[in-house]
RNA sequence: GACAAGGGCAAAGCCGGAGUAAUCCGGCGACGCAAAGCCAAGGAUCCUGCGCACGGCAGGACAGCCUGGUUGCCGAA
Numbered sequence: 001g002a003c004a005a006g007g008g009c010a011a012a013g014c015c016g017g018a019g020u021a022a023u024c025c026g027g028c029g030a031c032g033c034a035a036a037g038c039c040a041a042g043g044a045u046c047c048u049g050c051g052c053a054c055g056g057c058a059g060g061a062c063a064g065c066c067u068g069g070u071u072g073c074c075g076a077a
Stems, first nucleotide, its partner, number of pairs: 001074001008033002013028006031064001037070003041067003045061006
């Protein structure tokens, strides 16, 4: 970051499964994505429990919410 090339990933939904839950895994499926590869370090949001006047605390989820770290394909302007 191109009306390029070769490709890649896979939203919602449905089916099956795991989990108290958020959500995750597999299959089908494509809304989209130049990192929609990986990482839970910071924040946001969500779940569970505790406390509670408010403020919060502990554990978890989430990378396709943002910041950040790190790795990668191509090579026009």
Predicted 3D model of a 77-nucleotide RNA (c-di-GMP-I riboswitch aptamer) from a soil metagenome. Model confidence (mean pLDDT): 87 of 100.